This is a predicted structure of a 73-nucleotide RNA (transfer RNA) from a bacterium.
The sequence is in RNAcentral, with records from ENA.
Its Rfam family is "tRNA". By type it is a transfer RNA.
The coordinates come from a structure-prediction model, not an experiment, and the mean pLDDT is 83.
RNA sequence: AGGCGGGUAGCUCAGUUGGGAGAGCGUCGGCCUUACAAGCCGAAAGUCGCAGGUUCAAUCCCUGUCCCGCCUA
Numbered sequence: 001a002g003g004c005g006g007g008u009a010g011c012u013c014a015g016u017u018g019g020g021a022g023a024g025c026g027u028c029g030g031c032c033u034u035a036c037a038a039g040c041c042g043a044a045a046g047u048c049g050c051a052g053g054u055u056c057a058a059u060c061c062c063u064g065u066c067c068c069g070c071c072u073a
Stems, first nucleotide, its partner, number of pairs: 001072007010025004019056001027043005049065005
């Protein structure tokens, strides 16, 4: 320098031939218990890496760019 994959909740990840942003774990509150754990119920938590473009509408399509990993030179 080029190629490929990845970046989504505190963590690990899913998601879609463009229209509802989600799961598990964790955190908080409640129930249960003498108490704790487990279990059950509920809640909070996201500029979907960043910027621009297309579109009525973008996590998703296009362009640029940053970061991480792998490969080639």